[in-house]
RNA sequence: ACCAAACCAAAUAUUCUUACUCGUAUAUCCUCGGAAAUAUGGUCUGAGUGUCUCUAGCCGGUUCCCACCGAAAGAACUGGACUACGAGUUGAAGUAUUAGAUUG
Numbered sequence: 001a002c003c004a005a006a007c008c009a010a011a012u013a014u015u016c017u018u019a020c021u022c023g024u025a026u027a028u029c030c031u032c033g034g035a036a037a038u039a040u041g042g043u044c045u046g047a048g049u050g051u052c053u054c055u056a057g058c059c060g061g062u063u064c065c066c067a068c069c070g071a072a073a074g075a076a077c078u079g080g081a082c083u084a085c086g087a088g089u090u091g092a093a094g095u096a097u098u099a100g101a102u103u104g
């Protein structure tokens, strides 16, 4: 120097996975039907629209408004996720390559 073995630690790449952050989607929004309550009330349920998109579509607070035939209609603002995809970071595991150390 070369070949082989083995796989001790190191570097790079990649796969899976945990947690976090950011971005996109969707606004936890909107529309319609049915039923229900009545100022100590203002609810429940079914379907639909919307997403290069599966799932989910609720919980709480503040204010306004509705005094009717024992009535039919809520409005605005605000806090909270989940899910899908992409990117980044981090922990663990596996694989491959490199060359270092060991043996022949």
Stems, first nucleotide, its partner, number of pairs: 003104003008100001010098006017091001019089007026056001030048006041066002058080007
Molecule: Purine riboswitch aptamer
Organism: Halobacillus sp. BBL2006